[in-house]
């Protein structure tokens, strides 16, 4: 330098052939239980969907570029 892939909650990931509230597990946190801790159960919260443009009535999803990371040459 060329090609391919990934980027969504603190962490690990799902999601979508564009559609009206973006989810799970785990962690943290509040409570129940327990002599206490752990385990178990219940609850609430946490997100500029990497960034910037474009298309559209509407974009996490489609198109273009950039950035970071990974793999191959």
């Nucleotide at each position: 330098g060329g090609g391919c892939g990934u980027a969504u909650a603190g962490c690990u990931c799902a999601g979508u052939u564009g559609g009206u509230u973006a989810g799970a597990g785990u962690g943290g946190u509040g409570g129940a239980c327990u002599u206490u801790u752990a385990a178990u159960c219940c609850g609430a919260g946490g997100g500029u969907c990497u960034u910037g443009g474009g298309u559209u009535c509407a974009a996490u999803u489609c198109c273009c570029a950039a950035u970071a990371c990974g793999c191959c040459c």